[in-house]
RNA sequence: CACGACAGGGGCAAACCGGUCGCAAGGCCGGGACGCAAAGCCACGGGCCCCCCUGGGGAAGCCGAGCUACCGAAU
Numbered sequence: 001c002a003c004g005a006c007a008g009g010g011g012c013a014a015a016c017c018g019g020u021c022g023c024a025a026g027g028c029c030g031g032g033a034c035g036c037a038a039a040g041c042c043a044c045g046g047g048c049c050c051c052c053c054u055g056g057g058g059a060a061g062c063c064g065a066g067c068u069a070c071c072g073a074a075u
Base pairs, nucleotide, nucleotide: 002075003072004071011036012035016031017030018029019028020027021026034061040067041066044064045063046062048058049057050056051055
């Protein structure tokens, strides 16, 4: 460095519900856990979603690229 253990200690939080913002996709906060070893960050490529569609917006928990990071068994 790769890798990821029925390791230790921790972390995140789908659906759904409540509140709030938004035309919407959806965001944020609280509850809640299906899952996650980058489910940390990033719309760069592909794909997806919405709209007041020459255009504007959303999602990183779809797949890749890029950047960063805790722990340390085996290999």
The RNA shown here (c-di-GMP-I-GGC riboswitch aptamer) has 75 nucleotides and comes from a Planctomycetota bacterium.
Of the family's consensus pairs, 95% are formed in the model.